[in-house]
RNA sequence: CGAGAGGUCUGGGCGACCACCGCGGAGGCGCGGGCAACCGCGCGUCCGGGGAGGAAAGUCCGGGCUCCACGGGUCAGGGUGGUUGCCAACGGCAACCGGCCGCGAGGCCAGGGAAAGUGCCACAGAAAACAAACCGCCUCGCGGGUCACACCGCGCGGUAAGGGUGAAACGGUGCGGUAAGAGCGCACCGCGAGCUCGGUGACGAGCUCGGCAGGGCAAACCCCACCCGGAGAAAGAUCAAAUAGGGAGGGCGCAUGGCGACGACCCGCGUCGAGGCCUUCCGGGUAGAUCGUUGGAGGCCGGGCGCGAGCCCGGUCCUAGAGAAAUGGCCGCCGCCCCCUUCACCGGGGGAGACAGAACCCGGCUUACAGGGCCUCUCGCGCU
Numbered sequence: 001c002g003a004g005a006g007g008u009c010u011g012g013g014c015g016a017c018c019a020c021c022g023c024g025g026a027g028g029c030g031c032g033g034g035c036a037a038c039c040g041c042g043c044g045u046c047c048g049g050g051g052a053g054g055a056a057a058g059u060c061c062g063g064g065c066u067c068c069a070c071g072g073g074u075c076a077g078g079g080u081g082g083u084u085g086c087c088a089a090c091g092g093c094a095a096c097c098g099g100c101c102g103c104g105a106g107g108c109c110a111g112g113g114a115a116a117g118u119g120c121c122a123c124a125g126a127a128a129a130c131a132a133a134c135c136g137c138c139u140c141g142c143g144g145g146u147c148a149c150a151c152c153g154c155g156c157g158g159u160a161a162g163g164g165u166g167a168a169a170c171g172g173u174g175c176g177g178u179a180a181g182a183g184c185g186c187a188c189c190g191c192g193a194g195c196u197c198g199g200u201g202a203c204g205a206g207c208u209c210g211g212c213a214g215g216g217c218a219a220a221c222c223c224c225a226c227c228c229g230g231a232g233a234a235a236g237a238u239c240a241a242a243u244a245g246g247g248a249g250g251g252c253g254c255a256u257g258g259c260g261a262c263g264a265c266c267c268g269c270g271u272c273g274a275g276g277c278c279u280u281c282c283g284g285g286u287a288g289a290u291c292g293u294u295g296g297a298g299g300c301c302g303g304g305c306g307c308g309a310g311c312c313c314g315g316u317c318c319u320a321g322a323g324a325a326a327u328g329g330c331c332g333c334c335g336c337c338c339c340c341u342u343c344a345c346c347g348g349g350g351g352a353g354a355c356a357g358a359a360c361c362c363g364g365c366u367u368a369c370a371g372g373g374c375c376u377c378u379c380g381c382g383c384u
């Protein structure tokens, strides 16, 4: 210098003007209460201070918090799936193990079980799982052919070495062996079983034995191990109108009539009560108001422990919050990119500025993103 790998930070700065939403203060006006001092509410004015993100997003996973449900177990259903750790928890993260890819830095893995059972394996191919003879190869027989072979055709068999098909063809390479072949024999590799050693473990190494049994697929059913109550701030809590309705008490009234009780019975009459009217109180719900609600598994700095995720200790900081919802607009200068000019600076002109918008909070994951900066590492080339 070129090509890459991993990680991290940032997401314009300053100023003027005009708007928007909370908070604090001052004083003004109006309304209500009060004897008053004063208090409460509303409106607008002035001053001060604050006002989005790395993802606020998707709402995918996990938790806090709240209410409801809940004796235990099992089944069903859902989720997770190498090991050891971290964490409040997780499907997250770290380190390690194994497999695959890459020269490498590194990357990817839904990474338990296919020897419990069931099922599937398209197309091609003779055969796709109780293996299978299409071509080829080989012995033999028959026929042709030859002086005799060679060679050709047909047939009974043998053969999974070779060809061909396929994502995949019943271990691989080599030597021996054989009519040709074949774990048929042997060596190495692979595979399986046992033992020993190392490691907390996943696993690794070595030795011995076994000719090899068991194709693949579980993000197919299934089996195994572990985990899992439901609903979610419209959760929930407190205060609480007007109107209507409910309950308790008091007063009036019982008036023509109607209902109940009493005056032994019937009629009449009378009294009391319910209904009715007035009034006081109680309780439930709604509107509304307040809380939940922004200070938390929090940020930063320092020290210690740990390979790391992270943990512990000390110091320090406080930083949006209403409701269908504010955080905006414009101008100037600087910064960034391009062009002209210049040796260069200066100068002139033009341009870009993304993804996106808190709504109870937090930890993750995933997705979107103009542009810029930094760190570590790998490979190649060149120079010293």
Base pairs, nucleotide, nucleotide: 001380002379003378004377005376006375007374008373009372010371012334013333014332015331017329018328020051021050023048024047025046026045028043029042030041031040032039033038053355057366058365060364061363062362063361064360065232066231067230068229077228078227079226080225081224082096083095084094085093086092097111098109099108100107101106112223113222117221118220119217120216121215134163135162136159137158138157140155141154142153143152144151171189172188173187174186175185176184190212191210192209193208194207195206196205197204198203236291237290238289239288246282247281248280249279250278251277252276259273260272261271262270263269298317299316300315301314302313303312304311305310336351337350338349339348340347
This is a predicted structure of a 384-nucleotide RNA (Bacterial RNase P class A) from a Planctomycetota bacterium. The source organism's lineage runs through Bacteria, Pseudomonadati and Planctomycetota. The prediction has a mean pLDDT of 77. Rfam family: Bacterial RNase P class A. Rfam classes the family as a ribozyme.